[in-house]
RNA sequence: AUGAGAGAGAUGGGAGAGUGCCUGAAUACCAGGCCGCCGAAGGGGUAAGUUGCCUGUCUGACCGGCAGGUUAUGAAACUCUCAGGCUGCAGAACCAUCUCUGGACA
Numbered sequence: 001a002u003g004a005g006a007g008a009g010a011u012g013g014g015a016g017a018g019u020g021c022c023u024g025a026a027u028a029c030c031a032g033g034c035c036g037c038c039g040a041a042g043g044g045g046u047a048a049g050u051u052g053c054c055u056g057u058c059u060g061a062c063c064g065g066c067a068g069g070u071u072a073u074g075a076a077a078c079u080c081u082c083a084g085g086c087u088g089c090a091g092a093a094c095c096a097u098c099u100c101u102g103g104a105c106a
Base pairs, nucleotide, nucleotide: 006101007100008099009098010097011096012095013094018035020034021033022032023031024030036086037085038084042082043080044079045078049073050072052070053069054068055067056066057065058064
């Protein structure tokens, strides 16, 4: 099973920030250097919570509770800016529709 979550493809939508300066025979979207920026590929960081340990406290004691410290774990469109990007086109997280793969609950 009138097909969940998920994955792939197609189509449509889809932000930000330098048309910066110098050099390379040189207009350049190419290469190198310098300076300034952006966050929505990817990547890193983490709050509550959870978990282990320690200390104190409640108890005659244990269990257990509470408080503090600490270890590990811990999401994002937050944060960092490694990567990527900074005219347009294209791409792009994400969203919608369709197709395919696949087969969860019942």
Annotation
Glycine riboswitch aptamer from a Halanaerobiaceae bacterium, 106 nucleotides, folded computationally.